[in-house]
RNA sequence: CCUUGCUCAGAGCAAACCCCGCGAAAGCGGGGGGCGCAGAGCCCCGAGGCUACCCCUCCUCCCCUCCGGGACGAGGCAAGCCAGUCGAGCCGCCAGG
Repeated sequence: CCUUGCUCAGAGCAAACCCCGCGAAAGCGGGGGGCGCAGAGCCCCGAGGCUACCCCUCCUCCCCUCCGGGACGAGGCAAGCCAGUCGAGCCGCCAGG
C1' cells in the first nucleotide's frame, strides 16, 4: 500500500420502550434502557421513504352593498425530516492475509 472482518485487544455507538424539553407534524436534543452495529463515524450530493405549519386548489358555511375577508374539512406541495433504507463523497481503530 492492497485486501478481508475468520481471529486478538482496548474501547465505542445505541433500536423498541419510559421520563423531560423543542417542534404543527415527521422528527430532534438530554436522561434511563439495550434490539442490534466493524464504520450504527461525518455528510441530504443521487435514489427512496416520512411529515404538511405556511402556501395553492376545491367543498360547505359565515361576514361584507360591491371589492374583498374569514372558519371547518378534503386534496396537492419540501423549502422540513430520516445517514439504524441504499448508493456517492470525506475521515478513522484493531487484527488476519
The RNA shown here (c-di-GMP-I riboswitch aptamer) has 97 nucleotides and comes from a Nitrospiria bacterium. Rfam family: c-di-GMP-I riboswitch aptamer. About the family: GEMM was predicted in a large-scale screen for bacterial structured RNA regulatory elements. Lineage of the source: Bacteria > Pseudomonadati > Nitrospirota > Nitrospiria. The coordinates come from a structure-prediction model, not an experiment, and the mean pLDDT is 87. Of the family's consensus pairs, 100% are formed in the model.